[in-house]
Small-subunit ribosomal RNA, 5' domain from an uncultured bacterium, 526 nucleotides, folded computationally. Rfam family: Bacterial small subunit ribosomal RNA. Rfam links the family to the GO terms structural constituent of ribosome and ribosome. The coordinates come from a structure-prediction model, not an experiment, and the mean pLDDT is 87. The full RNA is in RNAcentral, with records from ENA, Greengenes and SILVA.

Context: one part of a larger RNA
RNA sequence: GAUUGAACGCUGGCGGCAUGCCUUACACAUGCAAGUCGAACGGCAGCGGGGGAGCUUGCUCCUGCCGGCGAGUGGCGAACGGGUGAGUAAUGCAUCGGAACGUGUCCUGUUGUGGGGGAUAACUGAUCGAAAGAUCAGCUAAUACCGCAUGAGACCUGAGGGUGAAAGCGGGGGAUCGAAAGACCUCGCGCGACAGGAGCGGCCGAUGUCUGAUUAGCUAGUUGGUGAGAUAAAAGCUUACCAAGGCGACGAUCAGUAGCUGGUCUGAGAGGAUGAUCAGCCACAUUGGGACUGAGACACGGCCCAGACUCCUACGGGAGGCAGCAGUGGGGAAUUUUGGACAAUGGGGGAAACCCUGAUCCAGCCAUGCCGCGUGCGGGAUGAAGGCCUUCGGGUUGUAAACCGCUUUUGUCAGAGACGAAAAGGGACGCACGAAUAAUGCGUCCCGCUGACGGUAUCUGAAGAAUAAGCACCGGCUAACUACGUGCCAGCAGCCGCGGUAAUACGUAGGGUGCAAGCGUUAAUC
Numbered sequence: 001g002a003u004u005g006a007a008c009g010c011u012g013g014c015g016g017c018a019u020g021c022c023u024u025a026c027a028c029a030u031g032c033a034a035g036u037c038g039a040a041c042g043g044c045a046g047c048g049g050g051g052g053a054g055c056u057u058g059c060u061c062c063u064g065c066c067g068g069c070g071a072g073u074g075g076c077g078a079a080c081g082g083g084u085g086a087g088u089a090a091u092g093c094a095u096c097g098g099a100a101c102g103u104g105u106c107c108u109g110u111u112g113u114g115g116g117g118g119a120u121a122a123c124u125g126a127u128c129g130a131a132a133g134a135u136c137a138g139c140u141a142a143u144a145c146c147g148c149a150u151g152a153g154a155c156c157u158g159a160g161g162g163u164g165a166a167a168g169c170g171g172g173g174g175a176u177c178g179a180a181a182g183a184c185c186u187c188g189c190g191c192g193a194c195a196g197g198a199g200c201g202g203c204c205g206a207u208g209u210c211u212g213a214u215u216a217g218c219u220a221g222u223u224g225g226u227g228a229g230a231u232a233a234a235a236g237c238u239u240a241c242c243a244a245g246g247c248g249a250c251g252a253u254c255a256g257u258a259g260c261u262g263g264u265c266u267g268a269g270a271g272g273a274u275g276a277u278c279a280g281c282c283a284c285a286u287u288g289g290g291a292c293u294g295a296g297a298c299a300c301g302g303c304c305c306a307g308a309c310u311c312c313u314a315c316g317g318g319a320g321g322c323a324g325c326a327g328u329g330g331g332g333a334a335u336u337u338u339g340g341a342c343a344a345u346g347g348g349g350g351a352a353a354c355c356c357u358g359a360u361c362c363a364g365c366c367a368u369g370c371c372g373c374g375u376g377c378g379g380g381a382u383g384a385a386g387g388c389c390u391u392c393g394g395g396u397u398g399u400a401a402a403c404c405g406c407u408u409u410u411g412u413c414a415g416a417g418a419c420g421a422a423a424a425g426g427g428a429c430g431c432a433c434g435a436a437u438a439a440u441g442c443g444u445c446c447c448g449c450u451g452a453c454g455g456u457a458u459c460u461g462a463a464g465a466a467u468a469a470g471c472a473c474c475g476g477c478u479a480a481c482u483a484c485g486u487g488c489c490a491g492c493a494g495c496c497g498c499g500g501u502a503a504u505a506c507g508u509a510g511g512g513u514g515c516a517a518g519c520g521u522u523a524a525u526c
Stems, first nucleotide, its partner, number of pairs: 001526004006522005013373006020365001021331001026329003030326003035076003040073002043069002047067003050063006083284003092209007101201003106197008114148001116146002123138006154163003168189006176183002210256003217247003222244008259281004263274004286307005309320004337363001339362003345359001346357004376406004386397004412462005420453001425447008470515005475496003481510005491498002
């Protein structure tokens, strides 16, 4: 000099954009943070409507009939998104390669979707329990569950053969059948099998990746082989047997420290330091262990066991996990609101409407940082008064003020007022599909719903210099000097050093210098 997620002291006008628990991976009150689908299903607790009955004319009862829908079965999601950096020195990360793998949804292609069955929750009844909850009996549905058929390809094979699949739901409709439901036709969404793709993930190798030798030897599943097992998959991954190997001064092992990278800071560079925010990867979710479900987890807001802690209890037993967003206590020099909205972007579910979304977008707080603007502009000498100094002549503050003229950024008041929003939806025409002018999909044109921020940004007008300057320093380094007070005292100090009676070094004042809504100090890095 540059820099910081900074803190402290003094001071403080505005705006834009960013940042904001670095310490206790300490403990957490409260609310919210993952739901959705009735176009899979049986139903109907509540709300609204329709119909019926009774009447007391606005109430009661009945009816799932309709809109819908609590709880329940079922599907998809919950493995994403969000947080933190404890652990980890290599099971990680970065770069470059590899072969023995998996893959829900999505895309492409081929093909199938036939015919049956038995249950069970909800519900009803009964029982136990303080509660959490549980048990028994009965009834019922499905895209829940299980067989049968078929099986190109798939898998297994002793190559003869064997094994193994599916589910329906919704829209529309001319002829024909039917009392109707519907059959039938057609379209859409689904479902099964196989092949390929995309994206994603698992695995292996090489190179690089902090300090210590006052850590020199380490290793028995250890190193390799064979058989077996396990896995989606290679492999001591596991196991039985056999061999005795493997690593190490090119630093093994041990100990300490640490998430890694793109980057960031500094520097002319080489390098040094660092890894907040943003992005990629990894690890973790009260501590330790375990598996289940699933395409995917050994699973932050799932389950089981054990430990610590907290809470409820009728003492028999139960409940919990903010390193999600806010917020509280504690720790600390120190770090924000228990805010608004799903309008946009994105995600989950759904055919869609739509619902959910503390992701996100916004707002709030803090000069924490960067950037921009302002605190007036021009004139104005009797060089006013006052202050300070003085050799008492004057000098200086100083064009500074007063005074005259002008302007109105900002602020105040008044009025107008956005971009971010076109998708969705409706209509017309055309095309595709189709028996069809229906339904559905696509394209073009027209109409047209939706804004948290926000009456915000911005614009216009009005009055009026009005609403706005501090901080540090002035001995040398280092830009900037005098007076008074003090008298080795009080004090200053980054280094040298000042102070013991004329202190440009302490304190105050006047003056000056530097930066400026900041300035200085402390800490830290180059």